[in-house]
RNA sequence: UGCAUCCGCUGGGGGUGCCGCGAAAAGCGGCUGAGAAACACCCUUGGAACCUGUGUAGAUCAUCCUACCGAAGGGAAGCGGCGCGCAGUACCC
Numbered sequence: 001u002g003c004a005u006c007c008g009c010u011g012g013g014g015g016u017g018c019c020g021c022g023a024a025a026a027g028c029g030g031c032u033g034a035g036a037a038a039c040a041c042c043c044u045u046g047g048a049a050c051c052u053g054u055g056u057a058g059a060u061c062a063u064c065c066u067a068c069c070g071a072a073g074g075g076a077a078g079c080g081g082c083g084c085g086c087a088g089u090a091c092c093c
Base pairs, nucleotide, nucleotide: 001087002086003085006081007080008079009078010077011044012043013042014041016038017031018030019029020028021027050074051073052072053069055068056067057066058065
């Protein structure tokens, strides 16, 4: 001096399902989860946040509820700070 890691700011991306009650809507309760419309949560390219599925197996009252296919195919960035972890250079011995 440059880069990584990590952090912050701003901007951007994403999902909101299943079951029961209710005439229906609103609403209420239960299940999983970070989050099931929250001034919230998660993710932001070293990207499994999220999307693409009448898929396969298991479990459940039911649901991507769990696992696999999946190192598959897509998917939204700029700035600043910390920094001797990595690399290079200068000087000295």